[in-house]
RNA sequence: GCGGAGGGCCGGAUGGCCGCGUGGGCCCUGCAAGGGGAACUGCGAGGAAAGUCCGGACUCCAUGAAGCAACGGUGCCGGGUAACGCCCGGGCGGGGCAACCCGACGGAGAGCGCCACAGAGAUGAGACCGCCCGGCCUUGGCCGGGUAAGGGUGAAACGGUGGGGUAAGAGCCCACCGCGGGGGCGGCAACGUCACCGGCAUGGCAAGCCCCACCGGGAGCAACGCCGAAUAGGAACCUCGCGGGGGCAACCCCAGGCCUGCUUCGGCCCUGAGGUUCGGGUAGGCGGCUAGAGCCGUCGGGCAACCGACGGCGCAGACGAAUGGUCAUCCUUGGGCCGUGCUUUCGGGCGCGCGCCCUCGACAAAAUCCGGCUUACAGGCCCUCCGCGCAA
Numbered sequence: 001g002c003g004g005a006g007g008g009c010c011g012g013a014u015g016g017c018c019g020c021g022u023g024g025g026c027c028c029u030g031c032a033a034g035g036g037g038a039a040c041u042g043c044g045a046g047g048a049a050a051g052u053c054c055g056g057a058c059u060c061c062a063u064g065a066a067g068c069a070a071c072g073g074u075g076c077c078g079g080g081u082a083a084c085g086c087c088c089g090g091g092c093g094g095g096g097c098a099a100c101c102c103g104a105c106g107g108a109g110a111g112c113g114c115c116a117c118a119g120a121g122a123u124g125a126g127a128c129c130g131c132c133c134g135g136c137c138u139u140g141g142c143c144g145g146g147u148a149a150g151g152g153u154g155a156a157a158c159g160g161u162g163g164g165g166u167a168a169g170a171g172c173c174c175a176c177c178g179c180g181g182g183g184g185c186g187g188c189a190a191c192g193u194c195a196c197c198g199g200c201a202u203g204g205c206a207a208g209c210c211c212c213a214c215c216g217g218g219a220g221c222a223a224c225g226c227c228g229a230a231u232a233g234g235a236a237c238c239u240c241g242c243g244g245g246g247g248c249a250a251c252c253c254c255a256g257g258c259c260u261g262c263u264u265c266g267g268c269c270c271u272g273a274g275g276u277u278c279g280g281g282u283a284g285g286c287g288g289c290u291a292g293a294g295c296c297g298u299c300g301g302g303c304a305a306c307c308g309a310c311g312g313c314g315c316a317g318a319c320g321a322a323u324g325g326u327c328a329u330c331c332u333u334g335g336g337c338c339g340u341g342c343u344u345u346c347g348g349g350c351g352c353g354c355g356c357c358c359u360c361g362a363c364a365a366a367a368u369c370c371g372g373c374u375u376a377c378a379g380g381c382c383c384u385c386c387g388c389g390c391a392a
Base pairs, nucleotide, nucleotide: 001388002387003386004385005384006383007382008381009380010379012330013329014328015327016326017325018324020044021043022042023041024040026037027036028035029034046363050374051373053372054371055370056369057368058220059219060218061217064265065264066263067262068261071216072215073214074213075212076090077089078088079087080086091105092103093102094101095100106211107210111209112208113205114204115203128151129150130147131146132145133144134143135142136141159177160176161175162174163173164172179198180197181196183194184193185192186191224287225286226285227284234278235277236276237275238274239273240272243254244253245252246251256269257268258267259266294313295312296311297310298309299308300307301306331361334358335357336356337355338353339352340351341350342349343348
């Protein structure tokens, strides 16, 4: 200098004028709620606010709890976290020269299923071409036997490479690799490594059903609560119950129904409970509503994710939905002109100027709130690492 990889930050700024939303405060009135006034002060979109894919907080179902079943989710090991399918660290496998990146990563002897077509043959299969031996025939074929090393088909061919051996071959034998077995060592573990033994025959798909381990109630702020108003305290149908005993009574026990798909416990009801259909009214106001598993700084622990301590900050809360308009200056992107320095193979190349003109500013908007993931993003800056080339 060029190319690449990982991480972080910004993503317009300042000032004036006009116009917005909200929190707090001020004055008058009022017991209060409230009403009126003035215009004092603070704050006012995002890293993704997006997708609605995960996990929660919170609210209701609900007066419940536990277990089982069904259904769904996750899937190497260890750690973090409120939790997760997320994050960190590690293992194994794959890609890359590397830095790094990716992984739907438990089980194929628990069982079932699939592997089309091609091909001789696709799981315990197979002989198309070929190779070898023998016989017949006579110049190129036929028959029998052996073979699966070579070729072909295919995504994949029943271990791979090399050697020996053989008529030709084959784990037939040997060495190494691979596979299986148990053992030693290291590691919390996933795993790694070492030596030994063995048959030298055992495919793939579980992002096919399934098995195993772990986790999971359902809805959702349009949850839900309060106030006010209005309508018709509406109508019909179905199921179960409205029962028994003790006791002067209060009350207790049993039975029945409901809260759950089943069981156990518990609770409620017993003129009560549950369900279906038709019809009518309510679209208003207030709360929920922003102090959070919050943010920032320092120190300590930890490889890290993260945790702890101390100190500091108060960072929208709308409700058809607020952030806008305008002016000026500057910044940013791209282009052109002018001037100028160096260089040149005289075509040009590389830079500089707060010179001039035009242009440009990405993806995109809270609506209960967080932790993630995924997707989109003009341009600019910073840090670290890898590779190549050059110079010293």

Notes:
A computed fold for a 392-nucleotide RNA from Roseovarius sp. 22II1-1F6A, annotated as Bacterial RNase P class A. The model forms 93% of the base pairs in the Rfam consensus. Its mean pLDDT, the model's own confidence on a scale to 100, is 76. It matches the Rfam family "Bacterial RNase P class A". Its family is annotated with dimeric ribonuclease P complex, tRNA processing and ribonuclease P activity in the Gene Ontology.